About this RNA:
The RNA shown here (transfer RNA) has 71 nucleotides and comes from a Pseudomonadota bacterium.
[in-house]
């Protein structure tokens, strides 16, 4: 240079254009003579910036990183 792909909780991954959830972690309780393991609750994200759209994480168009492949 071109071509694909990803970028969403603190960390791994989900999400038909329609309430953004799960697991571990973290907070508080329970439990225990004290931790641990176990229950029960709760905190926490949608890379950026712009369009369609009655509604975008999803889908257009530009960037920004990261993985791959070819040259």
């Nucleotide at each position: 240079u071109c071509g694909g792909g990803g970028a969403u909780a603190g960390u791994u991954c989900a999400a038909c254009g329609g309430u953004a959830g799960a697991a571990c972690u973290c907070u508080g309780g329970g439990u225990u003579c004290u931790g641990g393991c176990c229950c029960c609750a709760g905190c926490g994200a949608u890379c950026u910036a712009g369009g369609u759209u009655c509604g975008a994480a999803u889908c257009c168009u530009a960037g920004u990183c990261c993985c791959c492949g070819a040259u």